[in-house]
Molecule: THF (Tetrahydrofolate) riboswitch aptamer
Organism: bovine gut metagenome
RNA sequence: UAGAGUAGGUAUUAUGCGUAAAGUGUCAUGAGAUGGGAUGUUGCUCAUGAACGAAGGAUUACAUCCGCGGUAUAAUAUCGCGUCCGCUA
Numbered sequence: 001u002a003g004a005g006u007a008g009g010u011a012u013u014a015u016g017c018g019u020a021a022a023g024u025g026u027c028a029u030g031a032g033a034u035g036g037g038a039u040g041u042u043g044c045u046c047a048u049g050a051a052c053g054a055a056g057g058a059u060u061a062c063a064u065c066c067g068c069g070g071u072a073u074a075a076u077a078u079c080g081c082g083u084c085c086g087c088u089a
Stems, first nucleotide, its partner, number of pairs: 001089003008079009017069003026050007036085005056066004
């Protein structure tokens, strides 16, 4: 001097869940984890409370199929730490 790596975001695929409305999203409060270390920001997660709120249809019908949901998980691809130290060259 250059580079890698977090939390996590997005897309695709698979398997689920819901469609008898949980989940997602919003707000408030509290807590937690966040490149290997320190610190900190953004973002993230969890708990509680509040307001808001949805796409169903077909058939051989307690099921199956096609859809739908800012749905869950996993895999793959891609994006992805401010400062100091560390790591690789």